Source information: This is a predicted structure of a 352-nucleotide part of an RNA (small-subunit ribosomal RNA, central domain) from an uncultured prokaryote. Its mean pLDDT, the model's own confidence on a scale to 100, is 87.

[in-house]
Context: one part of a larger RNA
RNA sequence: CUGGGCAUAAAGAGUAUGUAGGCGGCCUGUUAAGUCAGAUGUGAAAGCCCCGGCUCAACCGGGGAACUGCAUUCGAUACUGGUAGACUCGAGGACAGGAGGGGUGAGUGGAACUCCAGGUGGAACGGUGAAAUGUGUAGAUAUCUGGAGGAACACCGGUGGCGAAAGCGGCUCACUGGCCUGUCUCUGACGCUGAGGUGCGAAAGCUAGGGGAGCGAACGGGAUUAAGAUACCCCGGUAGUCCUAGCCGUAAACGAUGGGCACUAGGCAAUGGGUUUUCCCUAUGGGACUCAUUGCCGCAGCUAAUGUGUUAAGUGCCCCGCCUGGGGAGUACGCUCGCAAGGGUAAAACUC
Numbered sequence: 001c002u003g004g005g006c007a008u009a010a011a012g013a014g015u016a017u018g019u020a021g022g023c024g025g026c027c028u029g030u031u032a033a034g035u036c037a038g039a040u041g042u043g044a045a046a047g048c049c050c051c052g053g054c055u056c057a058a059c060c061g062g063g064g065a066a067c068u069g070c071a072u073u074c075g076a077u078a079c080u081g082g083u084a085g086a087c088u089c090g091a092g093g094a095c096a097g098g099a100g101g102g103g104u105g106a107g108u109g110g111a112a113c114u115c116c117a118g119g120u121g122g123a124a125c126g127g128u129g130a131a132a133u134g135u136g137u138a139g140a141u142a143u144c145u146g147g148a149g150g151a152a153c154a155c156c157g158g159u160g161g162c163g164a165a166a167g168c169g170g171c172u173c174a175c176u177g178g179c180c181u182g183u184c185u186c187u188g189a190c191g192c193u194g195a196g197g198u199g200c201g202a203a204a205g206c207u208a209g210g211g212g213a214g215c216g217a218a219c220g221g222g223a224u225u226a227a228g229a230u231a232c233c234c235c236g237g238u239a240g241u242c243c244u245a246g247c248c249g250u251a252a253a254c255g256a257u258g259g260g261c262a263c264u265a266g267g268c269a270a271u272g273g274g275u276u277u278u279c280c281c282u283a284u285g286g287g288a289c290u291c292a293u294u295g296c297c298g299c300a301g302c303u304a305a306u307g308u309g310u311u312a313a314g315u316g317c318c319c320c321g322c323c324u325g326g327g328g329a330g331u332a333c334g335c336u337c338g339c340a341a342g343g344g345u346a347a348a349a350c351u352c
Stems, first nucleotide, its partner, number of pairs: 004323003007306002012320001014200004021193003025087001027085005033080002035076002038073005048064006090190001091187003094183005102176007109153001113149008124135002161168002205247006214241002219236004258319006266297011280286001301308002325352003334345004
């Protein structure tokens, strides 16, 4: 290079944005770079094929084909490219509506919990499989009143919604991103993908400052165990969990399924819109039709099977990422990023 793959066998980057690059709708003219055709030149000799000369062969001579290439020149113009113009179905804008835990900031509410103060009360409480450690006559637990504090938002809640992913849930306000539908009004290919780059990125962890109710690594104690029990259970409990600013950049970051476009039976349901009511049904709903989204079932097809099946893992095209036996190893070394923890990149010997 050719070829095969990536849901579960090795393999889709966590996710987006976007540079270079690759690829790119419809019509007309032009150009002739790619592409195709002719001619000329060149493409050493040997080698190969045929004929011949040494008695044969090695060896030697002659001829032919080939050298799939390159250059020049003359043409062809379907396709690709360049260029000029035009178009609207891709893409985007406008206008009119719509839904939403999308994001950021500020404010605010109730339940529960713990603590503090006071009242009532008077012996237990708590905890477990059973207990004990623990709390309590210096008055606990329970109960009532008042206060303080931090964190999370029951019901609604859903197979539901929003977001690129991570993720997002009390209520109100302010600012703000995206999406859907309708009109078919405007621009006129402005598009898709995307090596590098850049942004975002759960939890844990780190730095500085705050905060600290509950929970709770570490740690202490009590139990458990034939033995041990550095555990599971119980009583405590520091970091942390929370906030602000800054790092870290990982995950079973999962649909274990990259993105885009087109095409290919249906059925049921849900969410957000629209159209139609001349037929059905009837009264602001249902039905029917339609767009977007979320699920279930399923024909064909695909698949090793499981399964998947218009939300494809079907049929095709474009672009990117990745895989190549197990272990060694996502390790060593080097480079690079990080305060560190560590991250990224990434072998070999050896061995089966």
The full RNA is in RNAcentral, with records from ENA.